[in-house]
RNA sequence: CGCCGAAUCCGCGGUUGCGCGGAGCGGGGGAACCAAAGGUGGCUUCGGCCACUGGGGCGAACUUCUUGGAUGUCUCAAGAAGCGCGCGAGCUCUUUCAGCGCGAGCCCGUCAGCUAACCCCGCAGGCGUUCGAGAGAGAAU
Repeated sequence: CGCCGAAUCCGCGGUUGCGCGGAGCGGGGGAACCAAAGGUGGCUUCGGCCACUGGGGCGAACUUCUUGGAUGUCUCAAGAAGCGCGCGAGCUCUUUCAGCGCGAGCCCGUCAGCUAACCCCGCAGGCGUUCGAGAGAGAAU
């Protein structure tokens, strides 16, 4: 000077990395109405019965297939496809393409659909792209 991300700015106090408040950005809970009242397997006289299985949030971070391992509702590894996310610096914003990269991690604790009023919470952490090609709008010289 830039990037991912909501994770920035300002004021007051304090004095060593803090506390309080505001703005801004982001997230969760929470009526009516509506929605929903599960899934898998077995049995059935088709009415139902039995056994097993919790659920949810932030985030792009999901689905399917193939192979191998494992050996049975599972778990692990690699690859592929679809789909999703990010970068793609003469200034700012939107956008197309080439090219490149990512598809993790964490939390709640048996509980939460949507949800006006209302209530609560966060403002971290991690990095170094490009010097390839266009379009539109604006600013500046």
Molecule: c-di-AMP riboswitch aptamer (ydaO/yuaA leader)
Organism: soil metagenome